[in-house]
């Protein structure tokens, strides 16, 4: 420098252009003599800036960060 991929909750992952979900973790409660397990409950996220659209996590453009492959210099 070129090509490909990824970015969503604290973590790991979902989500045909139409209500952003799950598990674990955390809060509170139940259970227990206490704790763990188990059960219930609640909080919490779409990398950034634009565009298209009635409607964008999703499509388009630019940017940022990370991963893989190739190349150049040393």
């Nucleotide at each position: 420098u070129g090509g490909g991929g990824a970015a969503u909750a604290g973590u790991u992952c979902a989500a045909c252009g139409g209500u952003a979900g799950a598990a674990c973790a955390c809060u509170c409660g139940g259970c227990u003599c206490u704790g763990a397990c188990c059960c219930g409950u609640g909080u919490g996220a779409u990398c950034c800036a634009g565009g298209u659209u009635c409607g964008a996590a999703u499509c388009c453009u630019g940017g940022u960060u990370c991963c893989c492959c190739a190349g150049c210099c040393a």